[in-house]
RNA sequence: UCAGGCGGAAAUGCAGUUGCUAUGGAGAACUCCAUAGAGGAAAGUCCGGACACCAUAGGGUAUGAUGGUCGCUAACAGCGACCCGCCGUGAGGCGAGGGAAAGUGCCACAGAAAACAGACCGCCCGGUCAUAUAUCAUGACCGGGUAAGGGUGAAAAGGUGGGGUAAGAGCCCACCGCUCCUUCCGUGAGGAUAGGAGGCAUGGCAAACCCCAUCAGGUGUAAUGCCAAAUAGGCAGGCGUUUGAGGGUGACCCGCCCGAUGCUUGUGGGUAGGCAGCAGGAUCUGAUCAGCAAUGAUCAGACAAGAUAAAUAACUGCAUAAAACAGAAUCCGGCUUAUUUCCGCCUGGGUUU
RNA sequence: GCGCCCGUAGCUCAGCUGGAUAGAGCAACGGACUUCUAAUCCGUAGGUCUGAGGUUCGAAUCCUCACGGGCGCG
Numbered sequence: 001u002c003a004g005g006c007g008g009a010a011a012u013g014c015a016g017u018u019g020c021u022a023u024g025g026a027g028a029a030c031u032c033c034a035u036a037g038a039g040g041a042a043a044g045u046c047c048g049g050a051c052a053c054c055a056u057a058g059g060g061u062a063u064g065a066u067g068g069u070c071g072c073u074a075a076c077a078g079c080g081a082c083c084c085g086c087c088g089u090g091a092g093g094c095g096a097g098g099g100a101a102a103g104u105g106c107c108a109c110a111g112a113a114a115a116c117a118g119a120c121c122g123c124c125c126g127g128u129c130a131u132a133u134a135u136c137a138u139g140a141c142c143g144g145g146u147a148a149g150g151g152u153g154a155a156a157a158g159g160u161g162g163g164g165u166a167a168g169a170g171c172c173c174a175c176c177g178c179u180c181c182u183u184c185c186g187u188g189a190g191g192a193u194a195g196g197a198g199g200c201a202u203g204g205c206a207a208a209c210c211c212c213a214u215c216a217g218g219u220g221u222a223a224u225g226c227c228a229a230a231u232a233g234g235c236a237g238g239c240g241u242u243u244g245a246g247g248g249u250g251a252c253c254c255g256c257c258c259g260a261u262g263c264u265u266g267u268g269g270g271u272a273g274g275c276a277g278c279a280g281g282a283u284c285u286g287a288u289c290a291g292c293a294a295u296g297a298u299c300a301g302a303c304a305a306g307a308u309a310a311a312u313a314a315c316u317g318c319a320u321a322a323a324a325c326a327g328a329a330u331c332c333g334g335c336u337u338a339u340u341u342c343c344g345c346c347u348g349g350g351u352u353u
Numbered sequence: 354g355c356g357c358c359c360g361u362a363g364c365u366c367a368g369c370u371g372g373a374u375a376g377a378g379c380a381a382c383g384g385a386c387u388u389c390u391a392a393u394c395c396g397u398a399g400g401u402c403u404g405a406g407g408u409u410c411g412a413a414u415c416c417u418c419a420c421g422g423g424c425g426c427g
Base pairs, nucleotide, nucleotide: 001349002348003347004346005345006344007343008342009341010340012319013318014317015316016315017314018313020037021036022035023034024033025032026031027030039325043336044335046334047333048332049331050330051220052219053218054217058254059253060252061251063216064215065214066213067212068082069081070080071079072078083097084095085094086093087092098211099210103209104208105205106204107203120150121149122146123145124144125143126142127141128140129139130138131137158176159175160174161173162172163171177200178198179197180196181195182194183192184191185190224276225275226274227273234267235266236265237264238263239262246258247257248256249255283302284301285300286299287298288297289296290295354426355425356424357423358422359421360420363379364378365377366376372410381397382396383395384394385393403419404418405417406416407415
């Protein structure tokens, strides 16, 4: 200097003018004063919880999700560390990473054969016929052997070399690979080679059905509780009152529960406000300790938006520049996506000293 | 605050129990027919199947995330 990888920080502060919302205070009751006032993603709603109600939330079936190991956590599909596999020259990145000897299914085209393997060419043996004086040999046909060679494919049933054979073949042997067992190391996934056994016996796909293990009750703050206002326990019909109408348990069945001031149809009416939920919490900041880390513990300090048609804004000046993406609606933990500026560490190449 | 569905040629749609080259109608372009136009007949071009990643030998199709659009409930 070029190209790249990983990680982190900040995304305003101060002053002035004009407004808005909340809280507190003051008075002349609608004005004044003081304080506070969006985010790293408030977003997508993709996961996980808290909280509230459903009068068993019980059992079974179904459905869905997850799937290396160990840990963290309130919980998770998240995070950390590690193992294995793949990609990259490398820094590093990616992985739904259990089971294919429980069963079923699929593997197009090409190819002889695609999963209880398979003879198209080739190679070898035998027979018949022809060529040939005859043998050898060559050719055609028939029967058999052969997975070494050719060719097809994403994939062809361990690889290389030697022996062996009619030709061949783990048929046998050496080395490499694979599977299993013992030993050692590790909490474990797994690793190591040290030893031993097996000639190698079952190709791939489960983000195909499925099997195994684990986890999941449903509905969402417009949940839900309280206060106030209005009112009618209206009128008519039907069903039922323990031999039970009807309803709840919102996937289904069983089971369970409610049920007489009941259920239901029609008709005619009323209400549409306020408070809580709702901001002190798995909270934030700093220090120390434990841990590789995620994270946890202890101590000290802080309180930091809370609306309901919905506030958080506009302008000017200074700070080099204040620009990007974007606006809370019950609240937290993650993931993902959008986006501006800056910093650190590391890798590979080139040039100069 | 929840739930569901759809993105394929300029437009409207097939294909979505994986198989290689993705089809149809209308529209567009060229030619024929006609004095000319329409209609009709013949032919041609046009697609990274919304984007990214994964599974697989192979993805429009299966899975995940994102982007865009639509519908429903309260």

The prediction has a mean pLDDT of 75. Predicted 3D model of RNase P RNA and transfer RNA as a complex of 427 nucleotides. Rfam match: Bacterial RNase P class A. Its family is annotated with dimeric ribonuclease P complex, tRNA processing and ribonuclease P activity in the Gene Ontology. It is annotated as a ribozyme.